Description: A computed fold for a 96-nucleotide RNA from Pseudoflavonifractor sp. AF19-9AC, annotated as THF (Tetrahydrofolate) riboswitch aptamer. The sequence is in RNAcentral, with records from Rfam.
RNA sequence: GACAGAGUAGGUACAGUGCGUUAAGUGCCAUCGGAUGGGAGGUUGCCGGUGGACGAAGGGACGAGAAGCCCGCGUUGCUGUGUCGCGUCCGCUGCC
Numbered sequence: 001g002a003c004a005g006a007g008u009a010g011g012u013a014c015a016g017u018g019c020g021u022u023a024a025g026u027g028c029c030a031u032c033g034g035a036u037g038g039g040a041g042g043u044u045g046c047c048g049g050u051g052g053a054c055g056a057a058g059g060g061a062c063g064a065g066a067a068g069c070c071c072g073c074g075u076u077g078c079u080g081u082g083u084c085g086c087g088u089c090c091g092c093u094g095c096c
Stems, first nucleotide, its partner, number of pairs: 001096001003094003010084009019074003028052007038090003042086001058071003
C1' cells in the first nucleotide's frame, strides 16, 4: 500500500411479563432539543419536549356490584433470544 473482518443507534420474528380497551399508547404533521460502532463528525435513520389533526373490538362465567379470572383486540410498554444493521475521515484485527 492492497484485500477482508469485528463493532452503533435502531428494525424485525418468537417467547415472557405488563398497560389500555370508561382510550392512554402506537402511527401522522409542525417546531425545538438530544443521543448515536473505538475516536471525531453527521441525517433522509432513532429518542424526548411542545402544539395540532385523526382515531379503535370487545366479549364470557360466577356475583347485587366492584375487584379478581378467562378468551380477544391495539400497526400497545418493557425484557430476553434469533436475525438484519452506520454513507465520511481516523483507529483496531487478520492476511498478502
Record summary
The model forms 94% of the base pairs in the Rfam consensus. The prediction has a mean pLDDT of 87.